[in-house]
Context: one part of a larger RNA
RNA sequence: GGUAUAUGGUGGAUGCCUAGGCGUCCAGAGCUGAUGAAGGACGUGGUUAAGCUGCGAAAAGCUUCGGUGAGUCGCUAAACAGACUUUGACCCGGAGAUGUCCGAAUCCGGAAACGGACUGGGGUAACCCCCAGUAUCCCGCAAGGGAGAGCAACGUGGGGAACUGAAACAUCUAAGUACCCACAGGAAAGGAAAGAAACCUCGAUUCCCCAAGUAGCGGCGAGCGAACGGGGACCAGUCUAAACCAGUGUAGUGCCAAGGUGACGGCCGUUGCUGCAUUGGUGUCGUGGGACGUACGGUUGUGUCCGUUGACACAGCAAGGAGUUACAAAUCUUCAAUCUAGCCGAAUGGAAUGGAAAGUCCAGCCGCAGCGGGUGACAGCCCCGUAGGCGAAAGGUUCGAAGACUCCUGUACCCAUCCCAAGUAGUGCCAGACACGUGAAACCUGGUGUGAAUCCGCGGGGACCACCCCGUAAGACUAAGUACUCCUGGACGACCGAUAGCGUAAUAGUAGCGUGAGCGAAAGGUGAAAAGUACCCCUGUUAGGGGAGUGAAAUAGUACCUGAAACCAUAUACCU
Numbered sequence: 001g002g003u004a005u006a007u008g009g010u011g012g013a014u015g016c017c018u019a020g021g022c023g024u025c026c027a028g029a030g031c032u033g034a035u036g037a038a039g040g041a042c043g044u045g046g047u048u049a050a051g052c053u054g055c056g057a058a059a060a061g062c063u064u065c066g067g068u069g070a071g072u073c074g075c076u077a078a079a080c081a082g083a084c085u086u087u088g089a090c091c092c093g094g095a096g097a098u099g100u101c102c103g104a105a106u107c108c109g110g111a112a113a114c115g116g117a118c119u120g121g122g123g124u125a126a127c128c129c130c131c132a133g134u135a136u137c138c139c140g141c142a143a144g145g146g147a148g149a150g151c152a153a154c155g156u157g158g159g160g161a162a163c164u165g166a167a168a169c170a171u172c173u174a175a176g177u178a179c180c181c182a183c184a185g186g187a188a189a190g191g192a193a194a195g196a197a198a199c200c201u202c203g204a205u206u207c208c209c210c211a212a213g214u215a216g217c218g219g220c221g222a223g224c225g226a227a228c229g230g231g232g233a234c235c236a237g238u239c240u241a242a243a244c245c246a247g248u249g250u251a252g253u254g255c256c257a258a259g260g261u262g263a264c265g266g267c268c269g270u271u272g273c274u275g276c277a278u279u280g281g282u283g284u285c286g287u288g289g290g291a292c293g294u295a296c297g298g299u300u301g302u303g304u305c306c307g308u309u310g311a312c313a314c315a316g317c318a319a320g321g322a323g324u325u326a327c328a329a330a331u332c333u334u335c336a337a338u339c340u341a342g343c344c345g346a347a348u349g350g351a352a353u354g355g356a357a358a359g360u361c362c363a364g365c366c367g368c369a370g371c372g373g374g375u376g377a378c379a380g381c382c383c384c385g386u387a388g389g390c391g392a393a394a395g396g397u398u399c400g401a402a403g404a405c406u407c408c409u410g411u412a413c414c415c416a417u418c419c420c421a422a423g424u425a426g427u428g429c430c431a432g433a434c435a436c437g438u439g440a441a442a443c444c445u446g447g448u449g450u451g452a453a454u455c456c457g458c459g460g461g462g463a464c465c466a467c468c469c470c471g472u473a474a475g476a477c478u479a480a481g482u483a484c485u486c487c488u489g490g491a492c493g494a495c496c497g498a499u500a501g502c503g504u505a506a507u508a509g510u511a512g513c514g515u516g517a518g519c520g521a522a523a524g525g526u527g528a529a530a531a532g533u534a535c536c537c538c539u540g541u542u543a544g545g546g547g548a549g550u551g552a553a554a555u556a557g558u559a560c561c562u563g564a565a566a567c568c569a570u571a572u573a574c575c576u
Stems, first nucleotide, its partner, number of pairs: 001575009015561001016525002020496002022493007029485002031150002039102003042056003046080002050076003062096006071084003107116003117134007136147004154185001155183005165172001169219001195202002206233005216224002237477003240421001244281010258271001259268002262309005286455001288420004293413004298317007319409005331404005336398005342390003348363004364381002366370001372384003426450007436462001457472005512519002532560001535547004
């Protein structure tokens, strides 16, 4: 020096565990903000220096209404002092008060959490202090009202790549993706055919399955990729513009008139007519519809320049219908359900072993409850629970019900006349978007020129024409089915178990790094219970150890479960 064995040290693998994660499903909720948010700064405790949590100068809290019922004064983190509490504390839930400074930040400024003003009011002898207000933009005559900002994904719109693939690369692809911007909602968007079909028909939109990797498109390369039709989810339809009538305003025109309700008689006379604007009524469709005209239309009352007669209009009632998510719109009451605290809730004893019984043995019981968790080892009957029931002073929700309340009202015939969305449709040129790359390229959208028709009209049916069929553009609204999950509750897992699982099981987006945008850790386990080693001794004296004691165990002693290997020692044996 090596080999082997044993005993230790070091180290923290492995096993076991879980306080934390991950995923799926079901349900809820789906917004907050100038009444100052989200997010922060600074404060705030009797002893409180630090971090977390809570709170805001009324500061681990205040008031009130409920629940619960014996202890309480948050955690790391024990203790002292002092308090509160069956006259109900602490705790849990509803409502309210307070709520510094910054921050959209909004009186002005500013290098956020700071500095400095003005106006009105109040206090002081004065310095000075306190309270309220003073931003911008939009609507409005004003009074006044609204907006701004935040927010995980989902949504719509405006912009919009490249890597890549094509085995290079330019059309193409990636992809209308990533990303940027604007805006909205709990969903958004879309939506009641100028549709789709094919000579049969269907009947708004949205989503899913099939059709189908089909028909097609494509340097016919790489690739891209429908629809019809069928089956489901869910179902809901409406309102304007115009023609016509009436009112009001305005301009023109008209006093021999026209007109004022049809007839007769009287009477009035800038009341008439036309254009424009506006308000109300009417009206909304494709077997074209509507206006206009004609006929019929419950009952009562009032009105029309006057009288008679008829007619018309308005109001009320009746009858019928409808309604708060579109179709007009607001509110209240009652009931019900449900959420935000909670409550009741069956049934076991003994023996031995053991530190400890829930395991074993003996003998029982409950079960609409033998899901689960805890308890000194494995508990249906010990505890919390579970099945099953019950419960709200206050506040919330209901696309629950009823009532109050509110709103609406016809039918037929006729086809002569009038209306049926204009710089629109169409069209030339250029683009985009359609599965469709200019192609035979329709349809749809935009830019730029040009530029119709009104139902005997107009558009479409994939160039175009004819026949035929379908529809009715150029105005608007619309629930459900669908997407998502920052968040709340519940359930589950051939999901992880501390180098795993979220980056974070812990003072974690912390420590640390970076000028900055940003990057970003490590770190869990004594024991059933601290019972956390009184007392003595060694010593180089806050270390470490030996006794003693606790404990089932201390080689469980806080550097604490188990405690592998590398590595380091000691002892013994052997080899050189």